RNA sequence: CCGUGCUACACGGGGAGCUAGCGGUGCCCUGUACCCGCAAUCCGCUACAGCGGGGUGGAAUUCCCUCAAUCGGCUCGAGCCCAAUACCUCUACUCUGUUAGUGGGUGCUGAUAGCUGGGUCCUGGGCGACGGAGGCCUGUGAAUCCCGUCAGAUCCGGAAGGAAGCAGCGGUAAGCGGUAGCCUCUGGGUGCUCCAGGGAGGCCUGGCUUGAGCCUGCUGGCUUGCGUAUGUUCUGGGUGUCUAGUCGAAGGAGGGUGCACGG
Numbered sequence: 001c002c003g004u005g006c007u008a009c010a011c012g013g014g015g016a017g018c019u020a021g022c023g024g025u026g027c028c029c030u031g032u033a034c035c036c037g038c039a040a041u042c043c044g045c046u047a048c049a050g051c052g053g054g055g056u057g058g059a060a061u062u063c064c065c066u067c068a069a070u071c072g073g074c075u076c077g078a079g080c081c082c083a084a085u086a087c088c089u090c091u092a093c094u095c096u097g098u099u100a101g102u103g104g105g106u107g108c109u110g111a112u113a114g115c116u117g118g119g120u121c122c123u124g125g126g127c128g129a130c131g132g133a134g135g136c137c138u139g140u141g142a143a144u145c146c147c148g149u150c151a152g153a154u155c156c157g158g159a160a161g162g163a164a165g166c167a168g169c170g171g172u173a174a175g176c177g178g179u180a181g182c183c184u185c186u187g188g189g190u191g192c193u194c195c196a197g198g199g200a201g202g203c204c205u206g207g208c209u210u211g212a213g214c215c216u217g218c219u220g221g222c223u224u225g226c227g228u229a230u231g232u233u234c235u236g237g238g239u240g241u242c243u244a245g246u247c248g249a250a251g252g253a254g255g256g257u258g259c260a261c262g263g
Stems, first nucleotide, its partner, number of pairs: 001263006009057003012030004020046005034054005063256005072247004077242002079239005086232002091229003095225001097222010113209008121198006127191002130187007137178004146171004154163003
């Protein structure tokens, strides 16, 4: 160096998650790299870390180690987007006040301010209208249990006379109605009514004093406070946007590694 036969070992790997930790089933990424059974309210192990059974390859392009880069994943932070919360410190908008400019209206037939009277308002007492009730007036109205008069008839009496009394008539009580008027009581979202008292403010109105402003729009500045968000704070979520960190497949580079026999 070659051949043959064995052994270690290999027959996918990785990420997140779960786990005391290590693997696996499951999810995801890579990519093609045996079969059967077990397995997420889990299955099996113990830092040498899946278990059980079978098969293939086998000391090298295939095993082991290191290095760099990298598909991809994860984490912190930032940017952007969304949602929600609280707030007015910043920014902006709205409102209030003030100021400068400008426009309009009004004002010596009197602005503004002040004094004063009245009304509206409230309370109390009257008067009236309206509403309600009742009375007066009037009509009707009692077979009998209301009154008067009682035809006829009845009763008592020898007679004279007397008695009770139906119908009818008249009147009346309760009740049922009516027209206008009068009286009494009573009610209130009653009144171009009266008297007295009250009255903070607003509105209307009269008188007196004073004598030149008053109202409002737009623009700019300043300030106070309220409200709001396009603002700020806090929280959560999303995101082939960025920094950093971490793990890291396939591939790449380098290094390392048995036994036996024969030639």
A computed fold for a 263-nucleotide RNA from a marine eukaryotic metagenome, annotated as Bacterial large signal recognition particle RNA.
Rfam family: Bacterial large signal recognition particle RNA. Rfam describes the family as follows. The signal recognition particle (SRP) is a universally conserved ribonucleoprotein involved in the co-translational targeting of proteins to membranes. It is annotated as a non-coding RNA gene.